[in-house]
The prediction has a mean pLDDT of 86. This is a predicted structure of a 266-nucleotide part of an RNA (large-subunit ribosomal RNA, domain VI) from Candidatus Azambacteria bacterium RBG_16_47_10.
Context: one part of a larger RNA
Parts: sequence; C1' cells; structure tokens
RNA sequence: CGCAGAGACUUGAGGGGCGUUCUCUCUAGUACGAGAGGACCGAGAGGAACAGACCGCUGGUGUACCAGCUGUCCCGCCAGGGGCAACGCUGGGUAGCUACGUCUGGAAGUGAUAAGAGCUGAAAGCAUCUAAGCUCGAAACAUCCCCCGAGAUUAGGUCUCAUUGGAAGUGAUUCCUGAAGGAUCGUGGAAGAUUACCACGUUGAUAGGUUGCAGCUGGAAGCACAGUAAUGUGUUGAGGCGAGCAAUACUAAUUAUCCAAUCCCG
Repeated sequence: CGCAGAGACUUGAGGGGCGUUCUCUCUAGUACGAGAGGACCGAGAGGAACAGACCGCUGGUGUACCAGCUGUCCCGCCAGGGGCAACGCUGGGUAGCUACGUCUGGAAGUGAUAAGAGCUGAAAGCAUCUAAGCUCGAAACAUCCCCCGAGAUUAGGUCUCAUUGGAAGUGAUUCCUGAAGGAUCGUGGAAGAUUACCACGUUGAUAGGUUGCAGCUGGAAGCACAGUAAUGUGUUGAGGCGAGCAAUACUAAUUAUCCAAUCCCG
C1' cells in the first nucleotide's frame, strides 16, 4: 500500500516439522533339529541418541542479597561503618535464565501403491497373477499428529458495532462535524535490539513506595552479665534483604491532541 469503515472469532489452498534404534521378558526351551542349538507370528517391559516444553525436584549461575576474613585510606579516636584491592578473597543464596534435572514425542490407524504373493481368466478347448476384471502387499507416497498460514491479489467466511451524519453540486467531487473505532502520549510486562505484541491509564492495582507473607543469610547494633583479656552468654531465629506472592491509591499513569462518514446497483 492492497484486501472499498471497524472490532472479534475462524476456514484451510499451500508450506514446514516429525519419521531412528537397541536390549530383555512371556509365548517357549515350544515349532524345527540326531544333537548342539533354537525361532516366525503375537504380547509386554526397560533404555540410547534426537526433538519439544518446563523449573515442582537435583544442581549451575545469580558483579545491586546476607555473613565471615585480610591489607590500606577515610568518617577526629574507641566502637561501628564506608571506598579500593578480579564481585578484593571466602561460605551460602531469592527471582530469572538454565542442564547434568523433570515431563512428553516418534506410534497406531486409513487410502492408493512398489518389488512381490495371489483369485478368476482368455487370446492359445490346455496352461497362465493380465490382456478385461479383482484381492493383498513397505520406514517410501497421500493422510492421520505438531507448527505457520487469506498478499490464497482467487486477498475467503461468521457475528457484532457505526452512520443510513450535515452543506454545496445533476453528478464526479469538495468542505464541515468527528460516529464505530484507531493512533499519539503515559505507567509497565514471564513481550522485546528498535519496532511489533500484551496489560493498564483515576469508573485505576500498570509500575514504584509502604505493609504483610514466602524465601535467603544465620544470631545485628546497643546494653547487661561472666572473664585480667581474647572472647562468650542473654536480650534474639535476631538484624538485614534484588527481582517472588498478596494487600493498600501514598507517588506516577495529567489536561488533551490527531486520524477516521464508503464506489456501484436494487
């Protein structure tokens, strides 16, 4: 830009993906075989690799979380802290993201077939799967399963909404209002480079803050007591805390602006 206004929900032309394989058990030590050995068909179980999804579990990461420790500088000193030293080093670790973790998948079925196996059957009184006709038959083909998908310009369908708006003109068309609706703008997001997508914008829980909870760290500071002291104990599962879950309008989503009225026929 198109699909002759708009919002939802769809159909599926077409395209893509998947497609693998092993071991064991039963049937059955059966059929077969002198024995040694040892099945088809069928039924089940467990895996490998691969793929998709997810984070409840096990772990990883987690440079704005907590604690411990060293050197040095600073906050006048003590105590308590801050900066720098690879995040200074070390021990843990929420959310998120993840695999080494968890779950799921390949299938079965159907159609038409290949090689092949056949039925009936002439040419050719027989025979013959083929010449007419018919039945089977594979991980291949078409479906079935998953994903994309009406720019499928053949631009599809269904439902709902808007005005059957106003003025001029025979009409084409032009102008006005600004409907349904959309956009700008703002607060944000398990969405994201930007854009797009999604949620919300006071008739409000969209983000921040606050409060509570979960979770992490692991027992704050101060004070008291014990000890000459280092230190320990109590107050105390304390204090601190990024992303998690809720509640709550305290803060910010202000006021607003722009686009947008349809060809032909009945």